[in-house]
Context: one part of a larger RNA
């Protein structure tokens, strides 16, 4: 210099506290660990691995395992030769991979040849094979914390200092003032985007606002862009304005004015650098290793196995609950191999047959919410796990190993130990909708979208973790 301290000062963080819902007990889904196994493919492991890489494992995927091929090879590409158009139904062995079989077809042409396929040879290949402690690239965390550092001076023999301390002050190294220091730079703020209001512009949604027609009903038709709403363009917020307090920076205030007040809200944005922190499996890449195999095809298994123990979620243990009936309101995306709606059959998942959406048009009536009814504290009309039997769809194929549909069966579970997590507002808590992936789905996951909508913060003593100065 820097780190540490059960050292001091000064500050902040949903860090305590104060509140409100959760894990930890039950069952299930998922993911690790350990065992199993021929194989359960590999990787991540306190914080910062464990619904993670996986935003889709029945074949494929797949990288493991058994078994059956192949060896210039599965996929591209040069040279050189030889064959042929390519391309190839059907058959036939076969578990397929392949193998034989060859019905058909007979390109261009300047007749030299070329395109395009096969086979030989031969250069280049192939590795999801080890190193992430040989990298690049990207990523996590400390942390959106306020720092991290240069130039010249000046101070010290020198490492180094100083600026960057100090007084206030702020969400900030934010700014003021003071100053052997003057500047600057990487960060903070701002600029970017999405919401909040409002003025303009443009109307293939909206409106009876207005006018006219017509309907059991409806923007259904003419017609209009006045609202609403969509897309452009703009403006508004800056402690500007008044009170106090402060030398200033700036603070207070159920102040005005305003849709919005002190960074309005949320998003993108991560500074030098740490943790030899992940990642060679996503790519790329030096280096070693493999080459009739550590490469490649292919059928079949495994990734789904199971005394067990952990996380992470979902369903509940009721009555502020369940069950029937009946009624009201979203938003934001996708959508023709598709979204959907009528009408028939089925109790249903579904089917079959019209019909409409290539979409501000169709999907598009969300649900909890609120009415009415019933069931009365029971292992129950709670819970739905488990198992029998029936079908439905997807796909060559649901047995290993698939979702859904019905009837039957009805287990644990009465609110959870010591200990632990999230949240300060349209937040938390609780209801649904939607999408990526996808042929279907093991999605209770992820990423969004809206509904209804709350307690609580005295403080900073203490716990955890950061900042400055000593």
């Nucleotide at each position: 210099u820097g780190a540490c301290g059960g050292g001091g000062g000064c500050c902040c963080g949903c860090a305590c506290a104060a509140g409100c819902g959760g894990a930890g007990g039950a069952a299930c889904a998922u993911g690790u660990g350990g065992u199993u196994u021929a194989g359960u493919u590999c990787g991540a492991u306190g914080a910062u691995a464990c619904g993670c890489g996986a935003g889709g494992a029945a074949c494929c995927u797949u990288a493991c395992c058994c078994g059956g091929g192949c060896u210039u090879g599965a996929a591209u590409u040069g040279c050189a030769g030889a064959u042929g158009a390519a391309c190839g139904a059907u058959u036939u062995a076969g578990a397929g991979a392949u193998a034989a079989u060859g019905a058909g077809g007979u390109c261009c042409u300047u007749c030299g040849g070329g395109a395009c396929a096969u086979c030989u040879g031969u250069g280049a290949a192939g590795g999801u094979g080890c190193u992430g402690c040989a990298u690049g690239g990207u990523u996590g965390u400390c942390g959106u914390c306020a720092g991290c550092u240069c130039g010249u001076g000046c101070c010290g023999u020198g490492a180094g200092g100083u600026g960057u301390c100090g007084g206030c002050u702020u969400a900030a190294g934010u700014g003021c003032c003071a100053u052997a220091a003057c500047g600057a730079g990487c960060g903070c703020a701002a600029c970017c985007c999405c919401u909040u209001u409002c003025u303009u512009u443009a109307g293939u949604u909206g409106c009876c606002a207005u006018c006219a027609g017509g309907u059991u009903c409806u923007g259904c038709u003419g017609g209009g862009c006045a609202c609403u709403c969509u897309g452009g363009a703009g403006a508004u917020a800056c402690u500007g304005c008044c009170a106090c307090c402060g030398u200033a920076a700036g603070g207070u205030g159920u102040g005005a004015g305003g849709a919005a007040g002190g960074u309005g809200g949320g998003g993108a944005u991560g500074a030098c650098g740490u943790c030899a922190a992940a990642u060679c499996a996503g790519c790329a890449c030096g280096g070693c290793c493999c080459u009739u195999a550590c490469g490649u095809c292919c059928g079949g298994g495994g990734c789904u196995a199971c005394a067990c123990a952990c996380g992470u979620g979902u369903u509940a243990c009721a009555a502020u609950g369940g069950g029937u009936g009946g009624u009201a309101c979203a938003g934001g995306u996708a959508g023709u191999u598709g979204g959907u709606c009528g009408u028939a059959u089925g109790c249903a998942a579904a089917u079959a047959c019209g019909a409409u959406c290539u979409a501000a048009u169709c999907c598009u009536u969300a649900a909890a919410a609120c009415c009415a009814u019933u069931c009365u504290c029971a292992g129950u009309u709670c819970g739905g796990a488990c198992u029998g039997g029936g079908g439905u769809c997807u796909g060559c194929a649901a047995c290993c190993c698939g979702a859904c549909c019905c009837c039957a069966c009805g287990a644990a579970g009465c609110u959870g130990g010591a200990u632990u997590c999230g949240c300060u507002a349209g937040u938390a808590a609780u209801c649904g909708c939607g999408c990526a992936u996808c042929a279907g789905c093991c999605a209770u996951g992820g990423c969004g979208c809206g509904g209804u909508g709350a307690a609580u913060a005295c403080g900073u003593u203490c716990c955890c973790g950061g900042g400055c100065c000593u």
A computed fold for a 470-nucleotide part of an RNA from an uncultured bacterium, annotated as small-subunit ribosomal RNA, 3' major domain. RNAcentral holds the full RNA, with entries from ENA and SILVA. The prediction has a mean pLDDT of 82.